Source information: The RNA shown here (transfer RNA) has 85 nucleotides and comes from uncultured Ruminococcus sp.
RNA sequence: GCCGGUGUGGCGAAAUAGGCAGACGCAAGGGACUUAAAAUCCCUCGGUAGUUAAUACCGUACCGGUUCAAGUCCGGUCACCGGCA
Numbered sequence: 001g002c003c004g005g006u007g008u009g010g011c012g013a014a015a016u017a018g019g020c021a022g023a024c025g026c027a028a029g030g031g032a033c034u035u036a037a038a039a040u041c042c043c044u045c046g047g048u049a050g051u052u053a054a055u056a057c058c059g060u061a062c063c064g065g066u067u068c069a070a071g072u073c074c075g076g077u078c079a080c081c082g083g084c085a
Base pairs, nucleotide, nucleotide: 001084002083003082004081005080006079007078010026011025012024019068028044029043030042031041032040046058047057048056049055061077062076063075064074065073
């Protein structure tokens, strides 16, 4: 230099003939149970604004494009992995 693959919460990892983003697991927080703990069960768990909540907006490596609608399709860039030279 060329070709291919991958990039999604704190971590792993789903969602692809475009249609509610974060299922599920781990970790974490709160509660129940217990004399106390462990185990188990229930709830919560991206960001910003909002006292809290409701709610609103933003969020799938980054920048654009197509589309009513993009994690998904198209172009470019970056990082990592693999192959070829």

Its Rfam family is "tRNA". It is annotated as a transfer RNA.
The sequence was found in a public genome assembly.
The prediction has a mean pLDDT of 80.